Record summary: Model confidence (mean pLDDT): 83 of 100. SAM riboswitch aptamer (S box leader) from Propionispira arboris, 105 nucleotides, folded computationally. Of the family's consensus pairs, 97% are formed in the model. It matches the Rfam family "SAM riboswitch aptamer (S box leader)". From the family's description: The SAM riboswitch is found upstream of a number of genes which code for proteins involved in methionine or cysteine biosynthesis in Gram-positive bacteria. Rfam links the family to the GO term regulation of gene expression.

RNA sequence: AACUCAUCAAGAGUAGUGGAGGGAAUGGCCCGAUGAAACUGCGGCAACCAUUUGAUUUUAUCAAAACGGUGCCAAAUCCUGUAGGCGAAGCCUAUAAGAUGAGAG
Numbered sequence: 001a002a003c004u005c006a007u008c009a010a011g012a013g014u015a016g017u018g019g020a021g022g023g024a025a026u027g028g029c030c031c032g033a034u035g036a037a038a039c040u041g042c043g044g045c046a047a048c049c050a051u052u053u054g055a056u057u058u059u060a061u062c063a064a065a066a067c068g069g070u071g072c073c074a075a076a077u078c079c080u081g082u083a084g085g086c087g088a089a090g091c092c093u094a095u096a097a098g099a100u101g102a103g104a105g
Stems, first nucleotide, its partner, number of pairs: 003103006013042005021031003027079002043073003048069002051065006077097001081095006
């Protein structure tokens, strides 16, 4: 890499270095010299895992906490492809792809 399960319309940023790209890919549409990527400091969000506490119908479930392991901090995963349905614009359901976590290997 590939496999399994869960989640993805909420939330949260500044400073230094750096110096032109970035938002996965295609096409759009955006962000960027009032400073992109990347790295670093500090801060924050969230609650997947672990931990602690409480409740209950107790091999578990729910709620709370946020010291630890990850993750994340423009825009719905920024929109998108496919199938079906409704439709004036467009919308809804499922799903592919992707991301993250926990497994398995």